[in-house]
Background:
Predicted 3D model of a 337-nucleotide part of an RNA (large-subunit ribosomal RNA, domain IV) from a Nanobdellota archaeon. The RNAcentral record of the full RNA draws on ENA.

Context: one part of a larger RNA
RNA sequence: AACUGGUUAAGGGAAUUCGGCAUAAAUAGUCCUGUAUCUUCGGUAGAAAGGAUGUCUAUUCUUUUGUAUGAAUCUUUUGUAUGGGGGAGUAGAUCUCAGUAACAAGGAUGGCCCGACUGUUUAUCAAAAACGUAGCCAAGUGCAAUUCCGAAAGGAUGUGUAUACUUGGUGAGGUCUGCCCAGUGGUGGUGUCUGAAACUCUUUUUCAAGGGAGCUAAAGCCCAUCAAACGGCGGGCCUAACUAUGAGGCUCUUAAGGUAGCGCAAUGCCCUGUCGUCUGAAUGGCGACGUGCAUGAAUGGCUUAACGAGGUUGUCACUGUCCCUAACCAGAACCUU
Numbered sequence: 001a002a003c004u005g006g007u008u009a010a011g012g013g014a015a016u017u018c019g020g021c022a023u024a025a026a027u028a029g030u031c032c033u034g035u036a037u038c039u040u041c042g043g044u045a046g047a048a049a050g051g052a053u054g055u056c057u058a059u060u061c062u063u064u065u066g067u068a069u070g071a072a073u074c075u076u077u078u079g080u081a082u083g084g085g086g087g088a089g090u091a092g093a094u095c096u097c098a099g100u101a102a103c104a105a106g107g108a109u110g111g112c113c114c115g116a117c118u119g120u121u122u123a124u125c126a127a128a129a130a131c132g133u134a135g136c137c138a139a140g141u142g143c144a145a146u147u148c149c150g151a152a153a154g155g156a157u158g159u160g161u162a163u164a165c166u167u168g169g170u171g172a173g174g175u176c177u178g179c180c181c182a183g184u185g186g187u188g189g190u191g192u193c194u195g196a197a198a199c200u201c202u203u204u205u206u207c208a209a210g211g212g213a214g215c216u217a218a219a220g221c222c223c224a225u226c227a228a229a230c231g232g233c234g235g236g237c238c239u240a241a242c243u244a245u246g247a248g249g250c251u252c253u254u255a256a257g258g259u260a261g262c263g264c265a266a267u268g269c270c271c272u273g274u275c276g277u278c279u280g281a282a283u284g285g286c287g288a289c290g291u292g293c294a295u296g297a298a299u300g301g302c303u304u305a306a307c308g309a310g311g312u313u314g315u316c317a318c319u320g321u322c323c324c325u326a327a328c329c330a331g332a333a334c335c336u337u
Stems, first nucleotide, its partner, number of pairs: 003331007011323002015321001020318001029053005038043001040172001054094019095099001107316007114308002119131002135170007147156003173303004178233003183230002185226005191221001193220002199214006234252005261295001262292001273289006
């Protein structure tokens, strides 16, 4: 010199940085005033913003507890005088830079995304938008049920009974949930179909083995149905009296050809799309636009108050993050011995 922990920094105040990261700074208790927007009317809310706060003196009100004395009543209540304690004010004075003087003790707010919320999770790199959740939907099941464990006996669900239990999907609320059963799958079918052995009939003169015929289960085929089952949801050409666009037409084709919504998105390749706005300046944020490479409706679509150690982007306050470093304290280290 550098290191670790700490203290303080004039002026500026995020210029630092991917990003205000940080055990930094700022805010902070209590009382009073006051409180937008949105809203599921409960909240948001301690919103925000502003004021007060020590000590002494005087004084007002109130509460509590003694003492003395009086009155009414016999349980107590009440008046006056005089002490002690507590609470709430008002006025004046007084000291400090500073009165919740130390300790302790919220920074605030706007837009958007995701998830409704409290909750749970990768003990030991991930706490989340993942899981769960109430709510919604579907399927199974009438009880000696269904489902699960067990070789069985038996057991759990359950000493419950469809307002129940089991399984699966979705995920508060609001508003909705379009079309397709061709494929895969489920369910149903008193369908003339196919369909094995056993069985019945028959047969090679008899027996046996074998052959033939008949009947028939599951399954298949056929028919129907089910998408909050798995899933899926087109192309070409032309067209309105400037141009452009294409309400409309023609055609191929499918099981049906993506509806309502939303949309450059946690989804958009092209792309830093175009326009507006925020900035001095933005591959950024927000609002729009939409032929969306490759959005889309319980594989839920869109929205939504409240909530979040979630993500992203602004504003105010604040600061050694920085301009630009410096000084000091403690430790460790170094030097000498």

Its Rfam family is "Archaeal large subunit ribosomal RNA". The family has 91 seed sequences and 2,955 matches in Rfam 15.1.